[in-house]
Context: one part of a larger RNA
RNA sequence: CUGCAUUGAAGGAACUCUGCAAAUUACUCCCGUAAGUUCGCGAGAAGGGAGCCCGCUUUCAAGGCAACUUGGGGGCGGGGGCACUAACCAGGUGGUAUCGACUGUUUAUCAAAAACACAGGGCUCUGCGAAGUCGCAAGACGACGUAUAGGGUCUGACGCCUGCCCGGUGCCGGAAGGUUAAAAGGAGGGGUGCAAGCUCCGAAUUGAAGCCCCGGUAAACGGCGGCCGUAACUAUAACGGUCCUAAGGUAGCGAAAUUCCUUGUCGGGUAAGUUCCGACCUGCACGAAUGGCGUAACGAAUUCCACACUGUCUCCAAUGCAGACUCA
Numbered sequence: 001c002u003g004c005a006u007u008g009a010a011g012g013a014a015c016u017c018u019g020c021a022a023a024u025u026a027c028u029c030c031c032g033u034a035a036g037u038u039c040g041c042g043a044g045a046a047g048g049g050a051g052c053c054c055g056c057u058u059u060c061a062a063g064g065c066a067a068c069u070u071g072g073g074g075g076c077g078g079g080g081g082c083a084c085u086a087a088c089c090a091g092g093u094g095g096u097a098u099c100g101a102c103u104g105u106u107u108a109u110c111a112a113a114a115a116c117a118c119a120g121g122g123c124u125c126u127g128c129g130a131a132g133u134c135g136c137a138a139g140a141c142g143a144c145g146u147a148u149a150g151g152g153u154c155u156g157a158c159g160c161c162u163g164c165c166c167g168g169u170g171c172c173g174g175a176a177g178g179u180u181a182a183a184a185g186g187a188g189g190g191g192u193g194c195a196a197g198c199u200c201c202g203a204a205u206u207g208a209a210g211c212c213c214c215g216g217u218a219a220a221c222g223g224c225g226g227c228c229g230u231a232a233c234u235a236u237a238a239c240g241g242u243c244c245u246a247a248g249g250u251a252g253c254g255a256a257a258u259u260c261c262u263u264g265u266c267g268g269g270u271a272a273g274u275u276c277c278g279a280c281c282u283g284c285a286c287g288a289a290u291g292g293c294g295u296a297a298c299g300a301a302u303u304c305c306a307c308a309c310u311g312u313c314u315c316c317a318a319u320g321c322a323g324a325c326u327c328a
Base pairs, nucleotide, nucleotide: 001323002322003321004320005319006318007317008316010314011313014312019309027051028050029049030048031047036041038157052079053078054077055076056075057074058073059072060071061070062069063068080084092307093306094305095304097302098301099299100298104116105115120155121154122153123152124151125150126149132141133140134139158294159293160292161291163224164223165222168221169220170217171216172215173214174213177212178211179210183206184205188201189200190199191198192197225243226242227241228240229239252286253283264280265279266278267277268276
């Protein structure tokens, strides 16, 4: 010096990306326990007290003829130690916000999560030899099921809700019309032959789905504007004009897991805060099942703050064990 442990004056997160690591807490009984809430929870919330040994007393239960024995509870007095759940074992706590409702699942071997799943919700297909899937087929699964069933797809408890657009793409429907393949048709024509014939080309006309066309459909894929002016200070614009569109973003939320400018501005917390919380709205580039906004409980998730606690640190030191190192 390294690893693993133990201890530490004063301070106590000043360390650091971050209290990482360590320390604190820990058991049983008694007291006590907030906001919020889906009334179940939250909750072991938080925060206090007691616990060993001896004597006296009281009460209960079981056994016994009785003396008494065993076990449980209450009260009073005393004793020793630094320490009485004396070792081992054995929750640190509270507040704020984000995400995901939850218990679960996952990258065997760098990721356990906010990802997946989930109960619940919607759309759509499927009438049974079902749809769908595997197979060349026979056949099988679906299912020894039958629309309260099965497949596909999106969303993801619960609460309040889920706005406008069908022009494009998709899907569904449509006895008309247009286009249109093989095929049918055969006017007409070519080759050859003396001819009958053989052979080739071939117009009109008839001809399905599809496409065009006409409708519907957005919890289908998706989309949801610009410029100019205007109020008796200023500023702003409820209001007006105009262009474009299929329609111009509704409710709610908003510098956000989304904000470039940006450490936006204001407030809170700190002596001091690019983080955090509450607001504002100028949303570069939120927004409603690619769901929007809330939400008790839950989380080895993430952010910030506080209490307790500590060698994380100021600033290192000592000890034990094992190495390294020196000598043999």